[in-house]
Context: one part of a larger RNA
């Protein structure tokens, strides 16, 4: 002395569900597995360490103790863990009653609307576009303007919000089905039924795949027009995958709060969502309380700084995950996984 650490230096798995498996509230009892104490035996010699002795020292070499971190078995103790039993209600749960909400799947449906084709009517001589043009498009009558229709995508305004709901990804016009979860209130009720989770299992943006459908706008690749020394750009004109449905794979991200989860405790102030209570009051607002969520300012505390600060990056318990100099390389071989595209796991040499 017997790690230290993950928010920005390396490092929290995308997210959930949950098996093993670690962890586990209160009271009494019982037991004695672990755990304490003690006694026995046994832990072969040598050597290591202490002391003392022989060879002129020393190595070596003789003799006594230590020590052999242990394991056995008896006998004792019962406070913790552990088992068993009983039992409790504050953890977790079931019922009831309300409300809030773009949660999430399936039909439906809207027009104040926008583009963008078609068809008809006025009308004529240009539109378009940039920073300036030009490609384009237009007398075969555009553009503009009014009537009419077609389809597809994707909902302007909203005190839309510094706002809500989701586990994360994400969710945004109306309506109707189905259906998940949080939360508040006041009771009753079951009685530790918990937390976490190695493996598994599911879910997962965009892009991108497969097989059919759609395809208005948009828009990788692509063609042309500029600009330039050039311009495989940025600006323009076009334009096809793609974007959209349906079903099925892909499983990736700066999937982020670059902050795994649960549980407890630790000044305040101030904003908003969501519900219940008081008090006032005809009734509501205000305004106090009190729960759950969500933000901004801060105390102590942490932090390398910079923040963080009841929504911790405080103080502490429990349980995953992860990391251990840069470059090689998230590469290479394998091995699992995909229809490829990859995607997971995940090296070395040599180098500084």
């Nucleotide at each position: 002395c017997u790690g230290g650490g993950c928010g920005u230096a390396a490092a929290g798995g995308g997210c959930g569900c949950g098996u093993a498996g670690g962890c586990g509230g209160g009271g009494c009892g019982a037991u004695u597995a672990g755990u304490c104490g003690g006694g026995c035996g046994u832990g072969a010699a040598a050597g290591c360490c202490c002391c003392c002795g022989g060879c002129u020292c020393a190595a070596c070499c003789g003799g006594g103790g230590a020590a052999c971190g242990g394991c056995g078995u008896c006998c004792g103790a019962a406070a913790c863990u552990g088992u068993c039993g009983c039992u409790c209600u504050u953890g977790a749960g079931u019922a009831c009653c309300g409300g809030a909400g773009a949660g999430g799947a399936g039909g439906g449906u809207g027009g104040a609307a926008a583009u963008u084709c078609c068809c008809g009517g006025u009308g004529u001589a240009g539109c378009g576009g940039u920073g300036a043009a030009a490609u384009g498009u237009g007398u075969a009558g555009a553009g503009a303007u009014c009537g009419g229709g077609a389809g597809g995508a994707a909902c302007a305004c909203c005190g839309g919000g510094u706002g809500g709901c989701g586990a994360a990804g994400g969710c945004g016009g109306c309506c109707c089905u189905c259906u998940g979860g949080a939360c508040g209130g006041a009771u009753a009720c079951u009685g530790a039924c918990g937390c976490u989770g190695a493996g598994g299992c599911g879910c997962g943006a965009a892009a991108g795949c497969g097989u059919g459908g759609g395809g208005a706008g948009c828009a990788a690749a692509c063609g042309g027009g500029a600009u330039u020394a050039g311009a495989u750009a940025c600006c323009c004109c076009g334009g096809u995958a793609g974007u959209c449905c349906a079903c099925g794979c892909u499983g990736u991200a700066a999937a982020c709060g670059a902050u795994g989860g649960g549980c407890a405790c630790u000044a305040g102030g101030u904003g908003u969502g969501g519900g219940a209570g008081g008090u006032a009051u005809c009734g509501a607002c205000c305004c106090c309380u009190u729960c759950c969520g969500u933000g901004c300012c801060g105390a102590a505390g942490c932090u390398a700084a910079c923040g963080c600060a009841u929504u911790a990056a405080g103080u502490g318990c429990c349980c995953c995950g992860c990391c251990u100099g840069g470059g090689g390389a998230g590469u290479a071989c394998g091995g699992c996984c995909g229809c490829a595209a990859g995607g997971u796991u995940g090296a070395a040499a040599c180098u500084c």
About this RNA
A computed fold for a 352-nucleotide part of an RNA from an uncultured bacterium, annotated as small-subunit ribosomal RNA, central domain. The prediction has a mean pLDDT of 89. RNAcentral holds the full RNA, with entries from ENA and SILVA.